This is a predicted structure of a 473-nucleotide part of an RNA (small-subunit ribosomal RNA, 3' major domain) from an uncultured bacterium.
The coordinates come from a structure-prediction model, not an experiment, and the mean pLDDT is 83.
RNAcentral holds the full RNA, with entries from Greengenes.
[in-house]
Context: one part of a larger RNA
RNA sequence: UGACGGGGGCCCGCACAAGCGGCGGAGCAUGUGGAUUAAUUCGAUGCAACGCGAAGAACCUUACCUGGGUUUGACAUACACUGGAAAGCCAUGGAGACAUGGCCUCCGCAAGGCCGGUGUACAGGUGGUGCAUGGCUGUCGUCAGCUCGUGUCGUGAGAUGUUGGGUUAAGUCCCGCAACGAGCGCAACCCUUGUCUCAUGUUGCCAGCGGGUUAUGCCGGGGACUCAUGAGAGACUGCCGGGGUCAACUCGGAGGAGGGUGGGGACGACGUCAAGUCAUCAUGCCCCUUAUGUCCAGGGCUUCACACAUGCUACAAUGGCGGUGACAGAGGGAAGCGAAGGAGCGAUCCGGAGCCGAUCCCGAAAAGCCGUCUCAGUUCGGAUUGCACUCUGCAACUCGGGUGCAUGAAGGUGGAAUCGCUAGUAAUCGCGGAUCAGCAUGCCGCGGUGAAUACGUUCCCGGGCCUUGCACA
Numbered sequence: 001u002g003a004c005g006g007g008g009g010c011c012c013g014c015a016c017a018a019g020c021g022g023c024g025g026a027g028c029a030u031g032u033g034g035a036u037u038a039a040u041u042c043g044a045u046g047c048a049a050c051g052c053g054a055a056g057a058a059c060c061u062u063a064c065c066u067g068g069g070u071u072u073g074a075c076a077u078a079c080a081c082u083g084g085a086a087a088g089c090c091a092u093g094g095a096g097a098c099a100u101g102g103c104c105u106c107c108g109c110a111a112g113g114c115c116g117g118u119g120u121a122c123a124g125g126u127g128g129u130g131c132a133u134g135g136c137u138g139u140c141g142u143c144a145g146c147u148c149g150u151g152u153c154g155u156g157a158g159a160u161g162u163u164g165g166g167u168u169a170a171g172u173c174c175c176g177c178a179a180c181g182a183g184c185g186c187a188a189c190c191c192u193u194g195u196c197u198c199a200u201g202u203u204g205c206c207a208g209c210g211g212g213u214u215a216u217g218c219c220g221g222g223g224a225c226u227c228a229u230g231a232g233a234g235a236c237u238g239c240c241g242g243g244g245u246c247a248a249c250u251c252g253g254a255g256g257a258g259g260g261u262g263g264g265g266a267c268g269a270c271g272u273c274a275a276g277u278c279a280u281c282a283u284g285c286c287c288c289u290u291a292u293g294u295c296c297a298g299g300g301c302u303u304c305a306c307a308c309a310u311g312c313u314a315c316a317a318u319g320g321c322g323g324u325g326a327c328a329g330a331g332g333g334a335a336g337c338g339a340a341g342g343a344g345c346g347a348u349c350c351g352g353a354g355c356c357g358a359u360c361c362c363g364a365a366a367a368g369c370c371g372u373c374u375c376a377g378u379u380c381g382g383a384u385u386g387c388a389c390u391c392u393g394c395a396a397c398u399c400g401g402g403u404g405c406a407u408g409a410a411g412g413u414g415g416a417a418u419c420g421c422u423a424g425u426a427a428u429c430g431c432g433g434a435u436c437a438g439c440a441u442g443c444c445g446c447g448g449u450g451a452a453u454a455c456g457u458u459c460c461c462g463g464g465c466c467u468u469g470c471a472c473a
Stems, first nucleotide, its partner, number of pairs: 001473002004469002007467007015457002019421004026313008034304002042053002064299007073122001077121008088103006106113002124288002127286003133282002135277003138273001140271001145184006151160003164175003190265004195233007205222002209220003236259001239253005315414001319373006331362003336355002341350003380411001385406007427449007
């Protein structure tokens, strides 16, 4: 000087407390451990691994296993020799890769171009090392800290500044001070949302006017309104009052759509953890080179006495079931979205209008409202299983999704323990997207309905500043 203390002081955070809803019990989904296996590819492991890499394992993917091929190679460059267009098509064998045979067969005057064969340099490796590395990332933590120049003090390591008194979300600002300044952080500048003004009105809108219809901005038209997309305005403790030296803070007020950082996002200092990643990529060294490379078929990654993690669905009446043209936002669409109409109980099929989309389509929003059931293992719950279908796709046996009929398990609110959340939040309800042929309870977004509670900082956890002790560095 740091780190540490079941030392002290001050302060903060859904840290506790006050509340609301969960997890832990059940069934299932997904991930992991373990076990199993020819293989169950690899990585991630307290917080900060475990619906994680994986925004989607039937083949492919795929790295694993078994079996079958191949050796200048699936891929790159160059040289030498040699042959020919190459590509392609057909036949036979084969699970296929491939092998054998046949057909077709060059351009250019030339050098050469393109392809094949042989040979040689070399290729190739998801082989090892993340404790050799770059890059990227997590984490403490959006915590308020981390430093430097000059000066001064100290023999020196170092100190001072950065401490102190106030204040703040903040090393934010003020005052004081052997310090005076500065940098990286904080804040602001950026995006979005909340109000208004102006401009522009098509594919958007329809108040007034006219026309038409069973009906609909449907038509003429209009720019008022909504909305769209551009440009501006607006909020600064700016104004007023009480308290307060300053900075601020607090109580109240005016105006205002909004009030004290308005809400949300992006943004992550010096560093810590030899944290994670050699399997995104790049890369040193080591290793393999008729194999640890490469091609193919089938299998596996989907196993299952068990254990854990994260979710979904429930245990019911704030509910189930039936009926019912209520009301969104944000997205996506050409090898695509697919309307009307028709068939089917349904999944779905036929059909093909329109749309490269403020125009057409996905598209039905669901919770809502009305009726019924009357507390039961039930008209709760839907696991499991049987049969029959349907869709995608060469192909759903291992191993996909969906539908109908039948079946109807556990489950009556969950021990110790434990998690999230302070407002348009929690809870609850549906909708969309990426990946994607198909496959979503996961992930990323979108809107609808919409709470309760916070006395407070004694305690638990984490953190910041000062101080003290120290057998630690």